[in-house]
Context: one part of a larger RNA
RNA sequence: UGACGGGGGCCCGCACAAGCGGUGGAGCAUGUGGUUUAAUUCGAUGCAACGCGAAGAACCUUACCGGGGUUUGACAUUGCCACCGGAGCUACAGAAAUGUAGUGGGUCAGGGUUCACCUUGACAGUGGUAACAGGUGGUGCAUGGUUGUCGUCAGCUCGUGUCGUGAGAUGUUGGGUUAAGUCCCGCAACGAGCGCAACCCUUACCUUUAGUUGCCAGCGGAUAAUGCCGGGCACUCUAGAGGGACUGCCGGGGAUGACCCGGAGGAAGGUGGGGAUGACGUCAAAUCCUCAUGCCCCUUAUGUCCCGGGCUACACACGUGCUACAAUGGCCCGUACAAAGGGCAGCGAACCAGCGAUGGGGAGCGAAUCCCAUAAAACGGGUCUCAGUUCGGAUUGCAGGCUGCAACUCGCCUGCAUGAAGUCGGAAUCGCUAGUAAUCGCAGGUCAGCAUACUGCGGUGAAUACGUUCCCGGGCCUUGUACA
Numbered sequence: 001u002g003a004c005g006g007g008g009g010c011c012c013g014c015a016c017a018a019g020c021g022g023u024g025g026a027g028c029a030u031g032u033g034g035u036u037u038a039a040u041u042c043g044a045u046g047c048a049a050c051g052c053g054a055a056g057a058a059c060c061u062u063a064c065c066g067g068g069g070u071u072u073g074a075c076a077u078u079g080c081c082a083c084c085g086g087a088g089c090u091a092c093a094g095a096a097a098u099g100u101a102g103u104g105g106g107u108c109a110g111g112g113u114u115c116a117c118c119u120u121g122a123c124a125g126u127g128g129u130a131a132c133a134g135g136u137g138g139u140g141c142a143u144g145g146u147u148g149u150c151g152u153c154a155g156c157u158c159g160u161g162u163c164g165u166g167a168g169a170u171g172u173u174g175g176g177u178u179a180a181g182u183c184c185c186g187c188a189a190c191g192a193g194c195g196c197a198a199c200c201c202u203u204a205c206c207u208u209u210a211g212u213u214g215c216c217a218g219c220g221g222a223u224a225a226u227g228c229c230g231g232g233c234a235c236u237c238u239a240g241a242g243g244g245a246c247u248g249c250c251g252g253g254g255a256u257g258a259c260c261c262g263g264a265g266g267a268a269g270g271u272g273g274g275g276a277u278g279a280c281g282u283c284a285a286a287u288c289c290u291c292a293u294g295c296c297c298c299u300u301a302u303g304u305c306c307c308g309g310g311c312u313a314c315a316c317a318c319g320u321g322c323u324a325c326a327a328u329g330g331c332c333c334g335u336a337c338a339a340a341g342g343g344c345a346g347c348g349a350a351c352c353a354g355c356g357a358u359g360g361g362g363a364g365c366g367a368a369u370c371c372c373a374u375a376a377a378a379c380g381g382g383u384c385u386c387a388g389u390u391c392g393g394a395u396u397g398c399a400g401g402c403u404g405c406a407a408c409u410c411g412c413c414u415g416c417a418u419g420a421a422g423u424c425g426g427a428a429u430c431g432c433u434a435g436u437a438a439u440c441g442c443a444g445g446u447c448a449g450c451a452u453a454c455u456g457c458g459g460u461g462a463a464u465a466c467g468u469u470c471c472c473g474g475g476c477c478u479u480g481u482a483c484a
Stems, first nucleotide, its partner, number of pairs: 001484002003481003007478007015468002019432005026323008034314002042053002064309007073132001077131007088103006106123007134298002137296003143292002145287003148283001150281001155194006161170003174185003200275004205243007214233001219230003246269001249263005325425001329384006341372003346365002351360003391422001396417007438460007
């Protein structure tokens, strides 16, 4: 100087408390451990691994296993030698890769001939050979790059000066204050840098510009009805430019300061809400399987091609979720209101068939214009009357549909039948402070197909916070130390 203390002081954080809803019990989905296996590829492992890499394993992917092939190679460049026509198509053998045979007869330039055609060279190609390729093989404790974490915590440092023999200290401590090393005051310090804040995006209000979205707002026309048509940018909206919030104003407190409390005005008030943004560093943290890369290793194999299997196994254990156990509910009928997205190898309307999944059909749309696309919970009416039920839907049988060479291992969906556990969950444990929790649906990426996951979107919409003694994590000062 740090680190540590079941030392002290001060102060924060859904840290506790106060509340609301869960997890832990059930069934299923998914990940992991373990076990099994020819293989169940590999990595991630307290917080910070475990719906993680994987924004989607039937083949492919794929790295694993079995078998069948191949050795200048699936891919790149170059030298030498030889041959000469390529891709493709067809037949046969084969599980395919591939092999054999037939067919086929590239581009450019020159010459001969000039309709055809013949010939030479180059490129391309094939075979051989030599350099080399190749490796998701090892080492993340050799590395770059990227990422997690403490933590959006308020800290981490430097120059000069001063003090100290020196390590170092001071500044950065102190008194206030703040979300903040934020600001004020004081002070052997005076300044400065990286962080904080602001500048950026979005959301909330207004103005303006613009008008193939919106509007009977005002006029006219038409209809069973509808912005449907004429017409118009007022409103809504869209998206460009601006305004607006700054403790600016008032009162009180305070050192007359920083700042704090209350109020006015205002769409918004004290950082308005949300996002992006992550200091010096810590964990030899993670990743050699994104990529790059040193060294080591393989080189008729640890490379490469193919078919099949596996990654989907199952006495069990754990994590994360979904669905429930019901009446604030289930079912039936009627009826209302979103936002944000996506669409050409695409989205696919009307209409028709089907109980339905879906099929037929193809209008329109590269989309504020058309489509996906009926939002659902809610609301009105009816029914069920507390039961393993008209709750719950696992499991299984049958019959179908879709994608795709192909759904046996191993996809999703529909209909009929079947109807399991489950009556609110031990010890323990998680999230959340407001348009939040809870609850309801919608969309997107991945994607041929496959979503209870993920990323977004809106609808309905709470309760509680006395307080900081305690648990956990953190910041500042101080104290002890046999630790560095």
Model confidence (mean pLDDT): 84 of 100.
A computed fold for a 484-nucleotide part of an RNA from an uncultured Clostridia bacterium, annotated as small-subunit ribosomal RNA, 3' major domain.